[in-house]
Context: one part of a larger RNA
């Protein structure tokens, strides 16, 4: 200098408190240990693994086994050799494959002898190939400490040096924000700001979106219409600008007008100098090592779906602020042509037949759901709960046995609010209610987005956990 301290001081954070709502109990999802196994592939291990890589394991994927085959190879570049690609087919075989037969000749140059491009078959060999080790050789990406306000540097000063200063002080700020002081002057990567959505108003265009006002219609349907809504450009607005009051005449601060918004208006993206020999050689890149008739390759089958149990994440529950059933209101953001698919017929339905319509502000997904408003249950393992299992179907696929998703009957398990302990929340939030997408043929309680209803709480910093500054003792580096 740091770094630690059950040292002091000052200061934030949902860190405690103060409040809602959850896990720890139950059933069932899904990851992980652990056993089993031929094999259950491989990583990831407090925070920072454990609905993680995996935005989707039935075949593929796939890297695991077992079996069957291959040995210049599935892919690349090069010599030689024959043949255009290509299509059909006989025989074994689970397939890969092996081995038979026929059909068939393009494109460019030509001296009609052939040569060349692209594709096929053999063949020597240099090579190819590895999701085989090593993330403690590496790049590149990422977490984390943290959106935490720190982390340097140049000159000048001081000191014999390691270093100090400046970055400390006094005050304020979300902030090393900014003031005043000061052996410091001043600059640099972080902060802030510039960017992007939101919130108000203006303006410009109105189609497919809107309809005041005039016709018309079951209907914005059709004629109008450029006002409103909306959509997409372009602009404005906010700055402590204006007042009091307080402060060192200063940074700031506390109260007000005005104003759609107020003191960083809400959010997003942005992540300093480093740290954890943090993760990743299985995303890719690449150093050494190893394999080369196998650790490579190609089929089939199986396995990642195993189940005494242990933990983590979630999901439905335990009920009356509820369940059913009957009618009836309001979104937002997405997506769509190997696609969405209206209507119109059959079906209890899950879906099936037929087909408008749409490359889409036109048409389709697509009825939002909770909520209103009626009627029913009437305290009970039930008209709560649905797991489990039986039987019957439906779709997608070559194929649902091992191992999909949905449906309709029957069944109708545990569970009466959860021990110690723990989680995430400060406002359009928590809490609830539904909705779209991404992987995807088919598969969502998980992710990732969208919008409805919509709160209680903070006295405060004693303490728990983290973290900044200054400061002090250390036998530590």
């Nucleotide at each position: 200098u740091g770094a630690c301290g059950g040292g002091g001081g000052c200061c934030c954070g949902c860190a405690c408190a103060a409040g809602c709502g959850g896990u720890g109990g139950a059933g069932c999802a899904u990851g992980u240990g652990g056993u089993u196994u031929a094999a259950u592939u491989c990583g990831a291990c407090g925070c920072g693994a454990c609905g993680c890589g995996a935005a989707g394991a039935a075949c593929c994927u796939u890297a695991c086994c077992u079996g069957g085959a291959u040995u210049u190879g599935a892919c690349a570049u090069c010599c030689c050799g024959g043949g255009a690609a290509u299509u059909c087919u006989a025989u074994c075989g689970a397939a890969a494959g092996a081995c038979u037969g026929a059909a068939g000749u393009g494109c460019c140059c030509u001296u009609c002898g052939g040569g060349g491009a692209a594709c096929c078959c053999g063949g020597a060999g240099a090579c190819a190939g590895g999701u085989g080790c090593u993330g403690c050789a590496u790049g590149g990406c990422u977490g984390u400490c943290g959106u935490c306000a720190g982390c340097u540097c140049g000159u000048g000063u001081c000191g014999u040096g390691a270093g100090a200063u400046g970055u400390u002080g006094g005050g304020u700020u979300a902030a090393g924000u900014c003031c005043c002081g000061c052996a410091a002057c001043g600059a640099g990567c972080g902060c802030a700001a510039c960017c992007c959505c939101u919130a108000u108003c203006u303006u410009u265009a109105g189609u497919u979106a809107c309809c005041a006002u005039c016709a018309u219609u079951u209907g914005g349907u059709u004629g109008g219409g450029g006002a409103c809504u909306c959509u997409a450009g372009a602009g404005a607005u906010a700055c402590u600008g204006c007042c009091c009051c307080g402060g060192u005449u200063a940074a700031c601060g506390g109260g007000g007008a005005g104003g759609a918004a107020g003191g960083u208006g809400g959010g997003g993206a942005u992540g300093a100098c480093g740290u954890c020999a943090a993760g990743u050689c299985c995303u890719c890149a690449u150093g050494g090592c190893c394999u080369u008739u196998a650790u490579g390759u190609c089929c089939a089958g199986g396995g990642c779906u195993a189940c005494a149990c242990a933990c983590g994440u979630g999901c439905u529950a335990c009920a009356a602020u509820g369940g059913g059933u009957u009618g009836u209101a309001c979104a937002a953001a997405g997506g769509g042509u190997u696609g969405c698919g209206a209507g119109c017929c059959u079906g209890c339905g899950a879906a099936g037949g037929u087909a408008a319509g749409c490359c889409a502000a036109u048409c389709c997904c697509a009825u939002a759901a909770a909520g209103c408003a009626g009627c029913c249950c009437c305290a009970a393992g039930u008209u709560c709960g649905g797991a489990u299992u039986g039987g019957a179907g439906u779709c997608u696929g070559c194929a649902a046995c091992u191992c999909g998703a949905c449906u309709c009957c029957a069944u109708g398990a545990a569970g009466c609010u959860g021990g110690a302990a723990u989680c995430g929340c400060u406002a359009g939030u928590a809490a609830u209610c539904g909705u779209g997408g991404a992987u995807c043929a088919g598969c969502a309680u998980g992710c990732c987005a969208c919008g409805g209803u919509g709160a209680a709480u903070a006295c405060g910093u004693u303490c728990c956990c983290g973290g900044g500054c200054c400061u002090u003792g250390u036998a530590c580096a």
The part of an RNA shown here (small-subunit ribosomal RNA, 3' major domain) has 477 nucleotides and comes from a metagenome. The coordinates come from a structure-prediction model, not an experiment, and the mean pLDDT is 84. It matches the Rfam family "Bacterial small subunit ribosomal RNA".